[in-house]
RNA sequence: GAGUCGGCCGGGCGGUCGCGUCGGUGGCCUUCGGGCCAUCGCCGAGGAACGUCCGGGCUCCACAGGGCAGGGUGGUUGUUAACGGCAACCCGGGGUGACCCGCGGGACAGUGCCACAGAAAACAGACCGCCCCGUCCGGCGCGGCUUCGGCGACCGGAUGGUGGUAAGGGUGAAACGGUGGGGUAAGAGCCCACCAGCACCCCGGGUGACCGGGGUGGCUCGGUAAACCCCACCCGGAGCAAGGUCAAGAGGGUCCGGCCGCGGCGCGGACCUGCGCAGGCGUUCGAGGGCGGCCCGCCCGAGCCUGCGGGUAGACCGCUAGAGCCUGCCGGCAACGGCAGGCCGAGAUGGAUGGCCGCCACCGGGCGUCUCCGGCGCCGGGCACAGAACCCGGCGUACAGGCCGACUCGU
Numbered sequence: 001g002a003g004u005c006g007g008c009c010g011g012g013c014g015g016u017c018g019c020g021u022c023g024g025u026g027g028c029c030u031u032c033g034g035g036c037c038a039u040c041g042c043c044g045a046g047g048a049a050c051g052u053c054c055g056g057g058c059u060c061c062a063c064a065g066g067g068c069a070g071g072g073u074g075g076u077u078g079u080u081a082a083c084g085g086c087a088a089c090c091c092g093g094g095g096u097g098a099c100c101c102g103c104g105g106g107a108c109a110g111u112g113c114c115a116c117a118g119a120a121a122a123c124a125g126a127c128c129g130c131c132c133c134g135u136c137c138g139g140c141g142c143g144g145c146u147u148c149g150g151c152g153a154c155c156g157g158a159u160g161g162u163g164g165u166a167a168g169g170g171u172g173a174a175a176c177g178g179u180g181g182g183g184u185a186a187g188a189g190c191c192c193a194c195c196a197g198c199a200c201c202c203c204g205g206g207u208g209a210c211c212g213g214g215g216u217g218g219c220u221c222g223g224u225a226a227a228c229c230c231c232a233c234c235c236g237g238a239g240c241a242a243g244g245u246c247a248a249g250a251g252g253g254u255c256c257g258g259c260c261g262c263g264g265c266g267c268g269g270a271c272c273u274g275c276g277c278a279g280g281c282g283u284u285c286g287a288g289g290g291c292g293g294c295c296c297g298c299c300c301g302a303g304c305c306u307g308c309g310g311g312u313a314g315a316c317c318g319c320u321a322g323a324g325c326c327u328g329c330c331g332g333c334a335a336c337g338g339c340a341g342g343c344c345g346a347g348a349u350g351g352a353u354g355g356c357c358g359c360c361a362c363c364g365g366g367c368g369u370c371u372c373c374g375g376c377g378c379c380g381g382g383c384a385c386a387g388a389a390c391c392c393g394g395c396g397u398a399c400a401g402g403c404c405g406a407c408u409c410g411u
Base pairs, nucleotide, nucleotide: 001409002408003407004406005405006404007403008402009401011360012359013358014357015356016355017354019044020043022041023040024039025038026037027036028035029034046385050396051395053394054393055392056391057390058239059238060237061236065296066295067294068293070235071234072233073232074231075089076088077087078086079085090104091102092101093100094099105230106229110228111227112224113223114222127169128168129165130164131163132161133160134159135158136157137156138155139154140152141151142150177195178194179193180192181191182190196220198217199216200215201214202213203212204211205210243317244316245315246314251273252272253271254270255269256268257267258265259264260263275309276308277307278306279305280304281303288300289299290298291297324343325342326341327340328339329338330337331336362382363381365379366378367377368376369375370374
């Protein structure tokens, strides 16, 4: 100088005006539960409180059984309450390196797909080319000779073969192993050597993924499973508006009282219940509901559905002390775990946690000045992403500016 990885902070101080929970004091009210007002004190958003993607706690519902579907995960070992997280390692890829990336089971169970280009994209096939054979033409040569014609194992061209071949050419992300030699009409794992790869066996190392070595075999098998599918493992549903307690309530009923025209009137009080009207379906000929979906099956079962009208819509619990935070020691490479000591750090519910002023810190701009790669002074700006709502563990995403540590490469 260039980089890689990890950790941390994310404004500070003061003044002033406010807000919320809790506690103290005083006043007023009270149906004696408490409420309101004033004042004092403690505390009062985040590293992501966010997205709600994954996992768990907690709460309610369900918890005979069988079958079929459905969703998720996917190298190994560990860690954890659990996970799709995290750690270490393995394998593959990238980088000189620190290190980074991987949606990393199976493509000889089956099915599908493989754009464009190319002859051909999958039980192979053959465009050019190469080779063989037949026919014709030309050249050249041979014999013969008057010429026409004939013959040829040589050269060139044209044409044909349900001929051979897959070496060479060209296309593509990918073309049925690579290099060399033998072989052949030309060629080819056709044969051989070496290499790569596959399958099987053996030995050694590792808890394991896997690694190292040796042998045998046929000579070679394309890719794709964030395509269906197969394999292994896991998975009840809904969510704090969960859920619970109290109060109130329209309407109805009973009793007591009141009123009057003695049978009514909700006019007043107490208690109980929790509304009314209309239509449809149904009560062993079973509506409807539950068993996460469907089918079977099982259980409960007298109400259920639709429309119209009306009422309440307040308070409390759940609620924040928890897989909690800090420090130290111990075990472990680490994630993480154990022990000891210390600490208490928001709880709103139309929803508090804020506004303004001054100084300082940080980052730019303009002007002036000096001892001018810079310092000082003055003026005027900027200072992120974003905000609890039952609680935790993760992941992902956003973020002005700043600090620290370890390591690598080059000089």
Bacterial RNase P class A from a soil metagenome, 411 nucleotides, folded computationally.
Its Rfam family is "Bacterial RNase P class A". Gene Ontology terms of the family: dimeric ribonuclease P complex, tRNA processing and ribonuclease P activity. Rfam's curators write: Ribonuclease P (RNase P) is a ubiquitous endoribonuclease, found in archaea, bacteria and eukarya as well as chloroplasts and mitochondria. It is annotated as a ribozyme.
Model confidence (mean pLDDT): 76 of 100.